[in-house]
């Protein structure tokens, strides 16, 4: 340099052929239980969907550019 894939909550991941309040588990916080801790139970807490544009009545989803990560190929010293 060329090609492909990925980026969604603090973490791991969902979200159907684009369709109407973006969810789950874990975690964190408070409480119950216990002599205490863990486990368990209850409640609360979560988002500029990597960034900027575009298409559309409607974008996490489609298109373009950029950023970051990974894989493959090529090149160079």
């Nucleotide at each position: 340099g060329g090609g492909c894939g990925c980026g969604u909550a603090g973490c791991u991941c969902a979200a159907c052929c684009g369709g109407u309040u973006a969810g789950a588990g874990c975690g964190c916080u408070g409480g119950a239980c216990u002599c205490a801790u863990a486990a368990u139970c209850c409640a609360a807490u979560g988002g500029u969907u990597g960034a900027a544009g575009g298409u559309u009545c409607a974008a996490g989803u489609c298109c373009u550019u950029c950023c970051g990560c990974g894989c493959c190929c090529a090149c160079c010293a």